[in-house]
Predicted 3D model of a 75-nucleotide RNA (transfer RNA) from a Lachnospiraceae bacterium. It matches the Rfam family "tRNA". Gene Ontology term of the family: triplet codon-amino acid adaptor activity. The family's RNA type in Rfam is transfer RNA. The prediction has a mean pLDDT of 80.
């Protein structure tokens, strides 16, 4: 240079093919229960607007363009 793959709460990850109630899950963290306390467990709660940036649409995490990190393969 080319071509393919990932990027989504602190983390790991679903969702994307069929655009549409508020973007979920698990762990992490925080509270208060239970416990002598501490683990477990139980109920609750807070945090992201989906890598950036642009475009189409009544709407985009989803489609299309650029682009930027990492990873594979070619050369």
């Nucleotide at each position: 240079c080319g071509g393919g793959g990932u990027g989504u709460g602190g983390c790991u990850c679903a969702g994307c093919u069929u655009g549409g109630c508020u973007a979920g899950a698990g762990u992490a963290c925080c509270u208060g229960g239970u416990u002598u306390g501490g683990g477990a467990c139980c109920a609750g709660g807070g945090g992201g607007u989906c890598g950036c940036a642009g475009g189409u649409u009544c709407g985009a995490a989803u489609c299309c363009u650029g682009u930027c990190a990492c990873c594979c393969c070619g050369a």